The RNA shown here (transfer RNA) has 73 nucleotides and comes from a Methanomassiliicoccales archaeon.
The sequence was found in a public genome assembly.
Rfam family: tRNA. By type it is a transfer RNA.
Model confidence (mean pLDDT): 81 of 100.
RNA sequence: GCCACUAUAGCUCAGCUGGUAGAGCGGCUGACUUGUAAUCAGCAGGCCGGGAGUUCAAAUCUCCCUAGUGGCU
Repeated sequence: GCCACUAUAGCUCAGCUGGUAGAGCGGCUGACUUGUAAUCAGCAGGCCGGGAGUUCAAAUCUCCCUAGUGGCU
RNA backbone atom coordinates (compact mmCIF):
# COMPACT_ATOMS: atom_id res chain seq x y z
P G A 1 -0.56 3.72 3.59
O5' G A 1 -0.91 2.83 2.31
C5' G A 1 -0.68 3.35 1.00
C4' G A 1 -0.68 2.25 0.00
C3' G A 1 -1.93 1.37 0.00
O3' G A 1 -2.99 1.92 -0.74
C1' G A 1 0.00 0.00 0.00
P C A 2 -4.50 1.68 -0.31
O5' C A 2 -4.76 0.17 -0.74
C5' C A 2 -4.75 -0.20 -2.11
C4' C A 2 -4.94 -1.69 -2.25
C3' C A 2 -6.15 -2.28 -1.53
O3' C A 2 -7.35 -2.12 -2.26
C1' C A 2 -4.25 -3.59 -1.07
P C A 3 -8.74 -2.03 -1.50
O5' C A 3 -8.99 -3.50 -0.97
C5' C A 3 -9.18 -4.57 -1.89
C4' C A 3 -9.31 -5.90 -1.17
C3' C A 3 -10.34 -5.96 -0.06
O3' C A 3 -11.66 -6.10 -0.56
C1' C A 3 -8.33 -6.95 0.68
P A A 4 -12.90 -5.55 0.29
O5' A A 4 -13.06 -6.59 1.48
C5' A A 4 -13.37 -7.96 1.22
C4' A A 4 -13.21 -8.81 2.46
C3' A A 4 -14.00 -8.36 3.68
O3' A A 4 -15.35 -8.75 3.63
C1' A A 4 -11.79 -8.86 4.31
P C A 5 -16.47 -7.83 4.31
O5' C A 5 -16.25 -8.13 5.87
C5' C A 5 -16.45 -9.43 6.40
C4' C A 5 -15.88 -9.54 7.79
C3' C A 5 -16.47 -8.59 8.83
O3' C A 5 -17.71 -9.05 9.34
C1' C A 5 -14.13 -8.59 9.00
P U A 6 -18.81 -8.00 9.83
O5' U A 6 -18.18 -7.44 11.18
C5' U A 6 -17.99 -8.31 12.29
C4' U A 6 -17.23 -7.61 13.40
C3' U A 6 -17.86 -6.33 13.94
O3' U A 6 -18.88 -6.60 14.87
C1' U A 6 -15.54 -6.01 13.56
P A A 7 -20.09 -5.52 15.03
O5' A A 7 -19.41 -4.30 15.79
C5' A A 7 -18.81 -4.51 17.07
C4' A A 7 -18.21 -3.20 17.60
C3' A A 7 -19.26 -2.10 17.84
O3' A A 7 -18.93 -1.38 19.02
C1' A A 7 -17.57 -1.36 16.35
P U A 8 -19.70 -1.73 20.38
O5' U A 8 -21.23 -1.61 19.97
C5' U A 8 -21.87 -0.35 19.87
C4' U A 8 -23.34 -0.47 20.17
C3' U A 8 -23.69 -1.16 21.47
O3' U A 8 -23.55 -0.32 22.59
C1' U A 8 -25.02 -2.03 19.74
P A A 9 -23.01 -0.93 23.94
O5' A A 9 -24.25 -0.83 24.95
C5' A A 9 -24.67 0.47 25.43
C4' A A 9 -25.08 0.38 26.88
C3' A A 9 -24.08 -0.31 27.82
O3' A A 9 -24.07 0.34 29.08
C1' A A 9 -26.17 -1.39 27.95
P G A 10 -22.91 1.41 29.41
O5' G A 10 -21.76 0.51 30.04
C5' G A 10 -20.58 1.14 30.57
C4' G A 10 -19.81 0.15 31.43
C3' G A 10 -19.50 -1.16 30.73
O3' G A 10 -18.28 -1.10 30.03
C1' G A 10 -20.54 -1.60 32.80
P C A 11 -18.13 -1.80 28.57
O5' C A 11 -17.98 -3.34 28.89
C5' C A 11 -16.84 -3.84 29.56
C4' C A 11 -16.95 -5.34 29.79
C3' C A 11 -17.26 -6.15 28.55
O3' C A 11 -16.11 -6.48 27.80
C1' C A 11 -18.75 -6.76 30.27
P U A 12 -16.23 -6.74 26.22
O5' U A 12 -17.05 -8.11 26.12
C5' U A 12 -16.49 -9.33 26.58
C4' U A 12 -17.45 -10.48 26.32
C3' U A 12 -18.01 -10.56 24.91
O3' U A 12 -17.10 -11.16 23.99
C1' U A 12 -19.75 -10.84 26.48
P C A 13 -17.27 -10.92 22.40
O5' C A 13 -18.75 -11.44 22.15
C5' C A 13 -19.57 -10.88 21.17
C4' C A 13 -20.95 -11.44 21.37
C3' C A 13 -21.94 -11.13 20.26
O3' C A 13 -21.78 -12.02 19.18
C1' C A 13 -22.95 -10.75 22.37
P A A 14 -22.51 -11.69 17.77
O5' A A 14 -24.00 -12.17 18.08
C5' A A 14 -25.09 -11.56 17.48
C4' A A 14 -26.39 -12.10 18.03
C3' A A 14 -27.60 -11.67 17.22
O3' A A 14 -27.83 -12.55 16.13
C1' A A 14 -27.97 -11.20 19.50
P G A 15 -27.78 -11.90 14.64
O5' G A 15 -28.98 -10.85 14.66
C5' G A 15 -30.30 -11.28 14.95
C4' G A 15 -31.19 -10.12 15.31
C3' G A 15 -31.18 -8.98 14.31
O3' G A 15 -31.98 -9.27 13.17
C1' G A 15 -30.99 -8.09 16.47
P C A 16 -31.84 -8.28 11.92
O5' C A 16 -31.96 -9.28 10.71
C5' C A 16 -30.82 -10.05 10.32
C4' C A 16 -31.28 -11.21 9.45
C3' C A 16 -32.33 -10.86 8.41
O3' C A 16 -32.15 -11.65 7.26
C1' C A 16 -33.19 -12.47 9.89
P U A 17 -31.51 -11.01 5.94
O5' U A 17 -32.62 -10.02 5.35
C5' U A 17 -32.33 -9.20 4.21
C4' U A 17 -33.59 -8.57 3.69
C3' U A 17 -34.27 -7.61 4.65
O3' U A 17 -34.89 -6.58 3.89
C1' U A 17 -35.78 -9.32 4.07
P G A 18 -34.24 -5.17 3.79
O5' G A 18 -34.74 -4.43 5.10
C5' G A 18 -33.96 -4.46 6.30
C4' G A 18 -34.45 -3.41 7.28
C3' G A 18 -35.92 -3.54 7.65
O3' G A 18 -36.08 -3.09 9.01
C1' G A 18 -35.56 -1.45 6.65
P G A 19 -36.97 -3.93 10.04
O5' G A 19 -38.10 -2.90 10.43
C5' G A 19 -37.80 -1.73 11.19
C4' G A 19 -39.05 -1.11 11.75
C3' G A 19 -40.05 -2.09 12.36
O3' G A 19 -40.67 -1.48 13.47
C1' G A 19 -41.08 -0.90 10.57
P U A 20 -40.33 -2.05 14.92
O5' U A 20 -41.08 -0.99 15.87
C5' U A 20 -40.71 0.38 15.81
C4' U A 20 -40.62 0.94 17.21
C3' U A 20 -39.43 0.41 18.02
O3' U A 20 -38.95 1.43 18.89
C1' U A 20 -41.46 -0.11 19.12
P A A 21 -37.47 1.86 18.77
O5' A A 21 -36.67 0.50 18.98
C5' A A 21 -36.55 -0.01 20.29
C4' A A 21 -35.79 -1.29 20.28
C3' A A 21 -35.51 -1.78 21.70
O3' A A 21 -36.61 -2.59 22.12
C1' A A 21 -33.50 -1.73 20.43
P G A 22 -36.68 -3.05 23.70
O5' G A 22 -35.95 -4.45 23.56
C5' G A 22 -35.49 -5.10 24.72
C4' G A 22 -34.93 -6.45 24.32
C3' G A 22 -34.06 -7.13 25.37
O3' G A 22 -34.86 -7.81 26.34
C1' G A 22 -32.96 -7.19 23.28
P A A 23 -34.22 -8.09 27.76
O5' A A 23 -33.29 -9.35 27.54
C5' A A 23 -33.85 -10.58 27.11
C4' A A 23 -32.76 -11.60 26.87
C3' A A 23 -31.82 -11.86 28.05
O3' A A 23 -32.38 -12.77 28.99
C1' A A 23 -30.55 -11.55 26.08
P G A 24 -32.01 -12.59 30.54
O5' G A 24 -30.53 -13.16 30.65
C5' G A 24 -30.24 -14.52 30.39
C4' G A 24 -28.74 -14.76 30.37
C3' G A 24 -27.99 -14.23 31.58
O3' G A 24 -28.05 -15.11 32.69
C1' G A 24 -26.90 -13.55 29.61
P C A 25 -28.16 -14.50 34.17
O5' C A 25 -26.72 -13.83 34.41
C5' C A 25 -25.55 -14.64 34.50
C4' C A 25 -24.30 -13.80 34.42
C3' C A 25 -24.16 -12.69 35.46
O3' C A 25 -23.76 -13.17 36.74
C1' C A 25 -23.58 -11.85 33.34
P G A 26 -24.36 -12.45 38.05
O5' G A 26 -23.80 -10.95 37.95
C5' G A 26 -22.42 -10.67 38.10
C4' G A 26 -22.13 -9.21 37.80
C3' G A 26 -22.87 -8.18 38.63
O3' G A 26 -22.30 -8.01 39.91
C1' G A 26 -22.97 -7.56 36.37
P G A 27 -23.26 -7.68 41.16
O5' G A 27 -23.81 -6.21 40.83
C5' G A 27 -22.92 -5.09 40.79
C4' G A 27 -23.69 -3.81 40.56
C3' G A 27 -24.84 -3.55 41.51
O3' G A 27 -24.41 -3.01 42.76
C1' G A 27 -25.54 -3.15 39.30
P C A 28 -25.17 -3.40 44.11
O5' C A 28 -26.57 -2.63 44.02
C5' C A 28 -26.59 -1.22 43.98
C4' C A 28 -28.00 -0.71 43.74
C3' C A 28 -29.06 -1.30 44.67
O3' C A 28 -29.09 -0.65 45.92
C1' C A 28 -29.82 -1.40 42.43
P U A 29 -29.57 -1.51 47.21
O5' U A 29 -31.15 -1.68 46.99
C5' U A 29 -32.00 -0.55 46.98
C4' U A 29 -33.43 -0.94 46.66
C3' U A 29 -34.01 -2.07 47.50
O3' U A 29 -34.41 -1.67 48.79
C1' U A 29 -34.53 -2.44 45.23
P G A 30 -34.37 -2.73 50.00
O5' G A 30 -35.56 -3.74 49.68
C5' G A 30 -36.90 -3.29 49.68
C4' G A 30 -37.84 -4.33 49.09
C3' G A 30 -37.85 -5.69 49.78
O3' G A 30 -38.62 -5.72 50.96
C1' G A 30 -37.77 -5.97 47.43
P A A 31 -38.31 -6.80 52.09
O5' A A 31 -38.77 -8.18 51.44
C5' A A 31 -40.15 -8.40 51.14
C4' A A 31 -40.35 -9.76 50.49
C3' A A 31 -39.82 -10.94 51.27
O3' A A 31 -40.72 -11.36 52.30
C1' A A 31 -39.16 -11.13 49.01
P C A 32 -40.16 -11.88 53.69
O5' C A 32 -39.39 -13.24 53.35
C5' C A 32 -40.10 -14.34 52.83
C4' C A 32 -39.13 -15.43 52.38
C3' C A 32 -38.09 -15.84 53.42
O3' C A 32 -38.63 -16.77 54.36
C1' C A 32 -37.05 -15.49 51.34
P U A 33 -38.35 -16.49 55.93
O5' U A 33 -36.79 -16.73 56.09
C5' U A 33 -36.22 -18.00 55.82
C4' U A 33 -34.72 -17.96 56.00
C3' U A 33 -34.24 -17.31 57.29
O3' U A 33 -34.33 -18.20 58.40
C1' U A 33 -32.97 -16.51 55.47
P U A 34 -34.92 -17.66 59.80
O5' U A 34 -33.88 -16.63 60.34
C5' U A 34 -34.27 -15.69 61.37
C4' U A 34 -33.03 -14.99 61.93
C3' U A 34 -32.11 -14.43 60.89
O3' U A 34 -32.50 -13.14 60.47
C1' U A 34 -30.86 -15.70 62.45
P G A 35 -32.47 -12.77 58.85
O5' G A 35 -30.92 -12.66 58.51
C5' G A 35 -30.13 -11.60 59.04
C4' G A 35 -28.67 -11.83 58.80
C3' G A 35 -28.28 -12.10 57.34
O3' G A 35 -28.17 -10.90 56.58
C1' G A 35 -27.22 -13.67 58.76
P U A 36 -28.51 -10.93 55.03
O5' U A 36 -27.27 -11.72 54.40
C5' U A 36 -25.97 -11.15 54.38
C4' U A 36 -24.93 -12.13 53.91
C3' U A 36 -25.14 -12.72 52.54
O3' U A 36 -24.75 -11.84 51.50
C1' U A 36 -24.53 -14.43 54.03
P A A 37 -25.56 -11.93 50.09
O5' A A 37 -25.19 -13.37 49.50
C5' A A 37 -23.88 -13.65 49.02
C4' A A 37 -23.71 -15.13 48.74
C3' A A 37 -24.63 -15.70 47.67
O3' A A 37 -24.16 -15.48 46.37
C1' A A 37 -24.68 -17.10 49.56
P A A 38 -25.19 -15.13 45.20
O5' A A 38 -26.08 -16.45 45.07
C5' A A 38 -25.52 -17.66 44.60
C4' A A 38 -26.49 -18.81 44.80
C3' A A 38 -27.85 -18.64 44.12
O3' A A 38 -27.83 -19.00 42.77
C1' A A 38 -28.16 -19.28 46.36
P U A 39 -28.71 -18.20 41.67
O5' U A 39 -30.21 -18.46 42.13
C5' U A 39 -30.77 -19.77 42.09
C4' U A 39 -32.15 -19.77 42.73
C3' U A 39 -33.14 -18.75 42.16
O3' U A 39 -33.71 -19.21 40.95
C1' U A 39 -33.20 -18.68 44.51
P C A 40 -34.10 -18.17 39.80
O5' C A 40 -35.38 -17.42 40.38
C5' C A 40 -36.55 -18.15 40.67
C4' C A 40 -37.57 -17.28 41.39
C3' C A 40 -37.86 -15.94 40.74
O3' C A 40 -38.75 -16.04 39.65
C1' C A 40 -37.53 -15.63 43.04
P A A 41 -38.64 -14.99 38.43
O5' A A 41 -39.24 -13.65 39.05
C5' A A 41 -40.58 -13.60 39.43
C4' A A 41 -40.91 -12.26 40.10
C3' A A 41 -40.49 -11.02 39.33
O3' A A 41 -41.39 -10.69 38.29
C1' A A 41 -39.83 -10.79 41.57
P G A 42 -40.83 -9.95 36.94
O5' G A 42 -40.48 -8.47 37.43
C5' G A 42 -41.52 -7.59 37.82
C4' G A 42 -40.98 -6.41 38.59
C3' G A 42 -40.10 -5.46 37.81
O3' G A 42 -40.84 -4.57 36.99
C1' G A 42 -39.11 -5.90 39.90
P C A 43 -40.16 -3.94 35.69
O5' C A 43 -39.09 -2.91 36.28
C5' C A 43 -39.51 -1.79 37.03
C4' C A 43 -38.32 -1.03 37.58
C3' C A 43 -37.34 -0.52 36.55
O3' C A 43 -37.77 0.69 35.96
C1' C A 43 -36.16 -1.56 38.32
P A A 44 -37.27 1.08 34.47
O5' A A 44 -35.80 1.60 34.71
C5' A A 44 -35.56 2.72 35.53
C4' A A 44 -34.09 2.84 35.88
C3' A A 44 -33.16 2.99 34.68
O3' A A 44 -33.08 4.33 34.26
C1' A A 44 -32.32 1.34 36.15
P G A 45 -32.92 4.67 32.72
O5' G A 45 -31.47 4.10 32.35
C5' G A 45 -30.31 4.67 32.93
C4' G A 45 -29.09 3.81 32.62
C3' G A 45 -28.87 3.54 31.15
O3' G A 45 -28.15 4.59 30.54
C1' G A 45 -28.73 1.52 32.36
P G A 46 -28.87 5.47 29.32
O5' G A 46 -28.51 4.66 28.02
C5' G A 46 -27.23 4.04 27.87
C4' G A 46 -26.94 3.81 26.43
C3' G A 46 -27.41 4.89 25.47
O3' G A 46 -26.42 5.18 24.54
C1' G A 46 -28.26 2.79 24.81
P C A 47 -25.97 6.75 24.46
O5' C A 47 -27.05 7.37 23.46
C5' C A 47 -27.02 7.03 22.10
C4' C A 47 -28.30 7.41 21.43
C3' C A 47 -28.11 7.62 19.94
O3' C A 47 -28.17 6.38 19.24
C1' C A 47 -29.34 9.42 20.87
P C A 48 -27.51 6.25 17.86
O5' C A 48 -26.72 4.89 17.91
C5' C A 48 -25.72 4.63 18.91
C4' C A 48 -25.21 3.22 18.77
C3' C A 48 -24.68 2.87 17.37
O3' C A 48 -23.57 1.99 17.50
C1' C A 48 -26.46 1.44 17.92
P G A 49 -22.52 1.86 16.29
O5' G A 49 -21.42 2.93 16.62
C5' G A 49 -20.97 3.13 17.99
C4' G A 49 -19.85 4.12 18.02
C3' G A 49 -20.06 5.37 17.19
O3' G A 49 -20.82 6.35 17.85
C1' G A 49 -17.96 4.45 16.72
P G A 50 -21.87 7.23 16.98
O5' G A 50 -20.97 8.29 16.19
C5' G A 50 -20.25 9.27 16.89
C4' G A 50 -19.51 10.17 15.92
C3' G A 50 -20.35 10.73 14.78
O3' G A 50 -21.12 11.85 15.16
C1' G A 50 -18.37 9.85 13.91
P G A 51 -22.56 12.09 14.46
O5' G A 51 -22.22 12.53 12.97
C5' G A 51 -21.51 13.74 12.73
C4' G A 51 -21.12 13.88 11.29
C3' G A 51 -22.24 13.81 10.28
O3' G A 51 -23.01 15.00 10.18
C1' G A 51 -20.46 12.49 9.52
P A A 52 -24.57 14.90 9.75
O5' A A 52 -24.56 14.52 8.21
C5' A A 52 -24.10 15.46 7.25
C4' A A 52 -23.88 14.84 5.89
C3' A A 52 -25.12 14.27 5.20
O3' A A 52 -25.94 15.27 4.61
C1' A A 52 -23.38 12.72 5.03
P G A 53 -27.53 15.00 4.46
O5' G A 53 -27.64 13.83 3.37
C5' G A 53 -27.22 14.06 2.04
C4' G A 53 -27.20 12.79 1.24
C3' G A 53 -28.56 12.13 1.04
O3' G A 53 -29.32 12.74 -0.01
C1' G A 53 -26.96 10.49 1.61
P U A 54 -30.92 12.69 0.06
O5' U A 54 -31.29 11.17 -0.21
C5' U A 54 -31.04 10.57 -1.47
C4' U A 54 -31.47 9.13 -1.47
C3' U A 54 -32.89 8.89 -0.99
O3' U A 54 -33.85 9.12 -2.02
C1' U A 54 -31.43 7.34 0.04
P U A 55 -35.18 9.95 -1.71
O5' U A 55 -36.02 9.00 -0.76
C5' U A 55 -36.46 7.72 -1.20
C4' U A 55 -36.96 6.91 -0.04
C3' U A 55 -38.00 7.58 0.85
O3' U A 55 -39.30 7.54 0.27
C1' U A 55 -36.39 6.49 2.18
P C A 56 -40.22 8.87 0.35
O5' C A 56 -40.63 8.91 1.89
C5' C A 56 -41.26 10.10 2.41
C4' C A 56 -41.77 9.81 3.81
C3' C A 56 -40.77 9.17 4.75
O3' C A 56 -39.93 10.13 5.37
C1' C A 56 -42.78 7.96 4.85
P A A 57 -38.38 9.82 5.48
O5' A A 57 -38.37 8.60 6.53
C5' A A 57 -38.73 8.81 7.88
C4' A A 57 -38.84 7.50 8.62
C3' A A 57 -37.57 6.66 8.65
O3' A A 57 -36.71 7.07 9.69
C1' A A 57 -39.40 5.29 8.07
P A A 58 -35.14 7.17 9.43
O5' A A 58 -34.66 5.64 9.29
C5' A A 58 -34.92 4.72 10.35
C4' A A 58 -33.77 3.76 10.55
C3' A A 58 -32.45 4.42 10.95
O3' A A 58 -31.68 3.51 11.74
C1' A A 58 -32.18 3.37 8.87
P A A 59 -31.88 3.58 13.28
O5' A A 59 -30.70 2.59 13.82
C5' A A 59 -29.35 3.06 13.79
C4' A A 59 -28.41 1.88 13.74
C3' A A 59 -28.38 1.15 12.38
O3' A A 59 -27.47 1.75 11.50
C1' A A 59 -28.60 -0.41 14.16
P U A 60 -27.88 1.93 9.92
O5' U A 60 -28.16 0.43 9.43
C5' U A 60 -27.13 -0.54 9.44
C4' U A 60 -27.69 -1.92 9.10
C3' U A 60 -28.20 -2.01 7.66
O3' U A 60 -27.89 -3.29 7.11
C1' U A 60 -29.93 -2.53 9.20
P C A 61 -26.68 -3.38 6.07
O5' C A 61 -27.19 -2.50 4.83
C5' C A 61 -27.95 -3.11 3.78
C4' C A 61 -28.17 -2.11 2.68
C3' C A 61 -26.98 -1.20 2.35
O3' C A 61 -26.04 -1.86 1.53
C1' C A 61 -28.96 0.09 2.48
P U A 62 -24.48 -1.47 1.60
O5' U A 62 -24.41 -0.06 0.88
C5' U A 62 -24.67 0.06 -0.51
C4' U A 62 -24.46 1.49 -0.95
C3' U A 62 -23.16 2.14 -0.51
O3' U A 62 -22.06 1.77 -1.33
C1' U A 62 -24.96 3.60 -0.08
P C A 63 -20.58 1.69 -0.72
O5' C A 63 -20.15 3.22 -0.53
C5' C A 63 -20.01 4.06 -1.67
C4' C A 63 -19.77 5.50 -1.23
C3' C A 63 -18.62 5.71 -0.25
O3' C A 63 -17.35 5.70 -0.88
C1' C A 63 -20.51 6.92 0.46
P C A 64 -16.07 5.21 -0.06
O5' C A 64 -15.77 6.41 0.93
C5' C A 64 -15.39 7.68 0.40
C4' C A 64 -15.34 8.72 1.50
C3' C A 64 -14.46 8.38 2.71
O3' C A 64 -13.07 8.58 2.47
C1' C A 64 -16.52 9.23 3.45
P C A 65 -12.01 7.68 3.21
O5' C A 65 -12.09 8.17 4.72
C5' C A 65 -11.74 9.49 5.05
C4' C A 65 -12.13 9.81 6.50
C3' C A 65 -11.48 8.94 7.56
O3' C A 65 -10.14 9.31 7.85
C1' C A 65 -13.78 9.18 8.03
P U A 66 -9.13 8.20 8.39
O5' U A 66 -9.65 7.91 9.88
C5' U A 66 -9.64 8.92 10.86
C4' U A 66 -10.19 8.42 12.18
C3' U A 66 -9.57 7.14 12.69
O3' U A 66 -8.31 7.36 13.33
C1' U A 66 -11.91 6.99 12.89
P A A 67 -7.18 6.24 13.24
O5' A A 67 -7.72 5.09 14.23
C5' A A 67 -7.85 5.35 15.62
C4' A A 67 -8.56 4.20 16.32
C3' A A 67 -8.00 2.82 16.06
O3' A A 67 -6.86 2.53 16.84
C1' A A 67 -10.35 2.76 15.85
P G A 68 -5.75 1.48 16.25
O5' G A 68 -6.48 0.08 16.44
C5' G A 68 -6.83 -0.39 17.74
C4' G A 68 -7.70 -1.62 17.65
C3' G A 68 -7.12 -2.81 16.90
O3' G A 68 -6.20 -3.55 17.69
C1' G A 68 -9.38 -2.49 16.24
P U A 69 -5.04 -4.39 16.91
O5' U A 69 -5.82 -5.62 16.26
C5' U A 69 -6.45 -6.59 17.10
C4' U A 69 -7.18 -7.61 16.26
C3' U A 69 -6.36 -8.29 15.18
O3' U A 69 -5.51 -9.31 15.67
C1' U A 69 -8.45 -7.66 14.30
P G A 70 -4.13 -9.64 14.84
O5' G A 70 -4.63 -10.36 13.51
C5' G A 70 -5.25 -11.62 13.58
C4' G A 70 -5.84 -12.02 12.25
C3' G A 70 -4.89 -12.05 11.08
O3' G A 70 -4.04 -13.21 11.06
C1' G A 70 -6.86 -10.98 10.42
P G A 71 -2.58 -13.12 10.32
O5' G A 71 -2.92 -13.05 8.76
C5' G A 71 -3.55 -14.14 8.13
C4' G A 71 -3.98 -13.77 6.72
C3' G A 71 -2.87 -13.35 5.77
O3' G A 71 -2.12 -14.44 5.26
C1' G A 71 -4.68 -11.86 5.57
P C A 72 -0.60 -14.25 4.82
O5' C A 72 -0.70 -13.36 3.51
C5' C A 72 -1.32 -13.86 2.35
C4' C A 72 -1.33 -12.81 1.25
C3' C A 72 0.02 -12.20 0.90
O3' C A 72 0.79 -13.04 0.06
C1' C A 72 -1.57 -10.50 1.12
P U A 73 2.39 -13.03 0.15
O5' U A 73 2.81 -11.59 -0.39
C5' U A 73 2.54 -11.24 -1.76
C4' U A 73 2.84 -9.78 -2.00
C3' U A 73 4.23 -9.31 -1.64
O3' U A 73 5.20 -9.63 -2.62
C1' U A 73 2.62 -7.77 -0.82